[in-house]
RNA sequence: GCCCCAGUAGCUCAGAAGGACAGAGCGACGGUUUCCUAAACCGUAGGUCAGGCGUUCGAGUCGCCUCUGGGGUA
Numbered sequence: 001g002c003c004c005c006a007g008u009a010g011c012u013c014a015g016a017a018g019g020a021c022a023g024a025g026c027g028a029c030g031g032u033u034u035c036c037u038a039a040a041c042c043g044u045a046g047g048u049c050a051g052g053c054g055u056u057c058g059a060g061u062c063g064c065c066u067c068u069g070g071g072g073u074a
Base pairs, nucleotide, nucleotide: 001073002072003071004070005069006068007067010026011025012024013023019057028044029043030042031041032040050066051065052064053063054062
């Protein structure tokens, strides 16, 4: 240089035949319970879906460019 994969919540990831408020677990915070802690249960917050442009009535999802990480190849 070329090719492939990945980038979604603080962390690990789902969602990928375009449509319904963008989700789960863990974590954080608050509450119930307890003498206290833990566990359990209930609730709350947290996201420019890496960035940009485009296609579309509509994009996390499709196309192009860029960035970051990983792998392959001479």

The RNA shown here (transfer RNA) has 74 nucleotides and comes from a Caldifarciminota bacterium.
NCBI's taxonomy places the organism under Bacteria, Pseudomonadati, Caldifarciminota.
The coordinates come from a structure-prediction model, not an experiment, and the mean pLDDT is 80.